Predicted 3D model of a 134-nucleotide RNA (c-di-AMP riboswitch aptamer (ydaO/yuaA leader)) from a Planctomycetaceae bacterium.

RNA sequence: CUUGAUAAUUUGCCGAGUCCUGCACAUGCAGGAGCGGGGGACCCGAUUUCCUGGGGCGAGUCGCCGCAUGGCGAUGGGCAUGCUCUUCCGCCCAAGCCCGUCAGCUAACCUCGCAGGCGUGGAAGAGGAGAACC
Numbered sequence: 001c002u003u004g005a006u007a008a009u010u011u012g013c014c015g016a017g018u019c020c021u022g023c024a025c026a027u028g029c030a031g032g033a034g035c036g037g038g039g040g041a042c043c044c045g046a047u048u049u050c051c052u053g054g055g056g057c058g059a060g061u062c063g064c065c066g067c068a069u070g071g072c073g074a075u076g077g078g079c080a081u082g083c084u085c086u087u088c089c090g091c092c093c094a095a096g097c098c099c100g101u102c103a104g105c106u107a108a109c110c111u112c113g114c115a116g117g118c119g120u121g122g123a124a125g126a127g128g129a130g131a132a133c134c
Stems, first nucleotide, its partner, number of pairs: 011119004018033006034114006044104001053102001054099004061074005075094005083127007
């Protein structure tokens, strides 16, 4: 100097996945706020299942090439200024799971979740909010 592992502190990232109260005394239960998802009228839309079911969460889709692992392109998503938006360049990702023959939109209404995994950046412009001081 570089790499890997572990621990602590600080500070962040993806994501809806946060906070508070009570009981319990332990990793739970109940409730509230907040955020997110699903079902569900009139109207509107769609006429549709079978052959080849259909649908949902999520950025995680489409096309071409290849025996395959994969590659290329388009498109979509992400990367600490305390926050938001726009633009350029650079980097990363494009999975996984669920319902079970059934669901368009949808007011009232009903119902579910609040996990898990990590250490991905530079520049330019604009806007709003908050705090301190007077």